[in-house]
Context: one part of a larger RNA
């Protein structure tokens, strides 16, 4: 010098604490452990693994297993050299992959050739094999915490210290005072983008106050630029004014203006490092291993098993509700091998027709809400699980193992110990919509989006984690 302490002061965080919803009981989804199997493919394992890689496992994906093949080789180049036919189509054998066999029959050309394609020989091959503890690149955490350094210079025999410490104050090593220090760098604010308002400019695909036209109704239509929107490009907010406490820094005010007030709100943006913390299976790459097989092509089979255990999530135990029927408002994405209005057919999942849209034009398209009924507290007109049939779509194909649609069945669960987990304002809660991935989906996942919209926060004792000062060690 650091670490550490059931030492100590001060300080801060949904840490506790005051709310308000969960988790732990249940059924089921998913991931994992475990067992099991030919194989259940690997990898993540406190916090910082476990709806994590995987933002799509019926083949393929696919790395696993069983079974059949091929060995310059599934793929791509060079260079030599031998053949002429290649593409394309079909029979044979077979699970296919391939093997074998008919049949049709090449293209540019400057006429020197070349293109292609088989065959062979040569160079380079492959490897999701191993090591993340050999490595880059990349992430995670502490932690958006305020720290982490560095030049001179001064002290100290040196490791070192100072500065960075002390009074104050801030979210903040933020700033002021003060000071053997004086400056300075990575950090922290700020500069970036959304969001909140107003203004110029601009008016289609958006809008409709005035005006006239027109319907059953509609910005329909001729026409306006006012609103609104959409897009650009400024304004705007700084403790600026006032009052009130402070030397100052700043605090404080149901002040005042103003859309917004003290960082307004949200987001990228992650200091020096710490974990030999992840990744060699996303790439890259040293070392080692295989090379008729640990490479590589096919079929089928697995990853989807299943006495249990554990994370995570969804769905309900109902009347703040279930179920009919009427009826209103959203944002933000997508759409050509595609969204698809509207008709017709069907209880429907969807077919069939038909039109508009490469989209502010056409379309996917809202739920809770409201207004009327009914149920009357029951395992029920709550809950949907499991299982029968019988259907419909996607794809060569849904036994293993796909969604969904009808009918019928109709389980468990009556608020769930000990324990824990989120959250402080348009947030929790609760309602839907939408997206990538995608042929379809095991999506209750993840990411966005807007409808509706609470309580509480006395404090600073106390778990928990974090800074700073100081102390005390036989630890480095």
């Nucleotide at each position: 010098u650091g670490a550490c302490g059931g030492g100590g002061g001060c300080c801060c965080g949904c840490a506790c604490a005051a709310g308000c919803g969960g988790u732990g009981g249940a059924g089921c989804a998913u991931g994992u452990g475990g067992u099991u199997u030919a194989a259940u493919u690997c990898g993540a394992u406190g916090a910082u693994a476990c709806g994590c890689g995987a933002g799509g496992a019926a083949c393929c994906u696919u790395a696993c297993c069983c079974g059949g093949g091929c060995u310059c080789a599934a793929a791509c180049g060079c260079a030599g050299g031998c053949u002429g036919c290649a593409u394309g189509g079909g029979g044979c054998g077979g699970a296919a992959a391939c093997g074998u066999u008919c049949c049709u029959u090449c293209c540019c050309u400057u006429c020197g050739g070349g293109g292609c394609c088989g065959c062979c020989u040569g160079c380079g091959a492959g490897g999701u094999g191993c090591u993340g503890c050999a490595u880059g690149g990349u992430u995670g955490u502490c932690g958006u915490c305020a720290g982490c350094u560095c030049g001179u210079g001064c002290c100290g025999u040196g490791a070192g210290g100072u500065g960075u410490c002390g009074g104050g104050u801030c979210a903040a090593g933020u700033c002021c005072c003060a000071u053997a220090a004086c400056g300075a760098g990575c950090g922290c604010a700020a500069c970036c983008c959304c969001u909140a308002u107003c203004g110029u400019c601009a008016g289609u695909u958006g809008c409709c106050a005035g005006c006239a036209g027109g319907u059953c109704a509609a910005g329909c239509u001729g026409g306006g630029g006012a609103c609104u929107c959409u897009g650009u490009c400024g304004a705007g907010a700084c403790u600026g004014c006032c009052g009130g406490c402070g030397c100052a820094a700043g605090c404080c005010g149901c002040g005042a203006g103003g859309a917004a007030g003290g960082u307004g709100g949200g987001g990228a943006u992650g200091a020096c490092g710490u974990c030999a913390a992840a990744u060699c299976a996303g790439c890259a790459c040293g070392g080692c291993c295989c090379u008729u097989a640990u490479g590589u092509c096919c079929a089928g089979g697995g990853c989807u098993a299943c006495a249990c255990a554990c994370g995570u999530g969804u769905u309900a135990c109902a009347a703040u509700g279930g179920c009919c029927g009427g009826u209103a408002c959203a944002a933000a994405g997508g759409g050509g091998a595609g969204c698809u209005a509207c008709c017709u057919g069907g209880u429907g999942a969807c077919a069939g027709g038909a039109u508009g849209c490469c989209a502010a034009u056409c379309u996917c398209a809202a739920a809770a809400g409201c207004c009327g009924g009914u149920c009357c507290c029951a395992g029920u007109u709550c809950g949907g699980a499991u299982c029968g049939g019988a259907g419909u779509c996607u794809g060569c194909a849904a036994c293993c193992c796909g969604a969904c649609u009808c009918c019928g069945u109709g389980a468990a669960g009556u608020u769930g110990g000990a324990u824990u987990c989120g959250c402080u304002a348009g947030u929790a809660a609760u309602c839907g919509u939408a997206u990538a991935u995608c042929a379809g989906c095991c999506a209750u996942g993840a990411u966005a989006c807007g409808g509706u919209g609470a309580a509480u926060a006395c404090g600073a004792u106390c778990c928990c984690g974090g800074g700073c000062c100081u102390u005390g060690u036989a630890c480095a």
Molecule: small-subunit ribosomal RNA, 3' major domain
Organism: uncultured bacterium